[in-house]
RNA sequence: AUGACGGCUGUGGGAGAGAGCAUUACAAUUAGCCACCGAAGGAGCAAGUUCCAAAAAGAGACCCUUGGAACAAAUCUCUCAGGUAGAGGAACCACAGCGGGACG
Numbered sequence: 001a002u003g004a005c006g007g008c009u010g011u012g013g014g015a016g017a018g019a020g021c022a023u024u025a026c027a028a029u030u031a032g033c034c035a036c037c038g039a040a041g042g043a044g045c046a047a048g049u050u051c052c053a054a055a056a057a058g059a060g061a062c063c064c065u066u067g068g069a070a071c072a073a074a075u076c077u078c079u080c081a082g083g084u085a086g087a088g089g090a091a092c093c094a095c096a097g098c099g100g101g102a103c104g
Stems, first nucleotide, its partner, number of pairs: 007098007018034001020033002035084003041080001042078003048071007
C1' cells in the first nucleotide's frame, strides 16, 4: 500500500571566504609566497547500547562500582580534499518523473 524511508534524473532556490603578491599581453593552468572559508567528498567526537575482565556482597546469578573494547549524530569540530570576481560546482529545500516496496 490511493505507496512511507532511503536512491536516481530534471527544474527552481541556494551561503561563506583576497578579481591577493609574483609569473604572464589578459584569464586560466603550472611552479612559488602568504591570508582566509565550510554547505561536494572525507575524517573525528557525546549520551547511549553491547561485550569482556576485575572488585564487592552472596549458596549462586543479576544489579551497582572500576577498567577495557566495539558500535554510535550533525548544519558541531578538523581543513586532507575542495573553495575565496563571474561562470561552474554546492549541503539542504520545494516541485515533477523514474525506480523501490515497509527495510519506516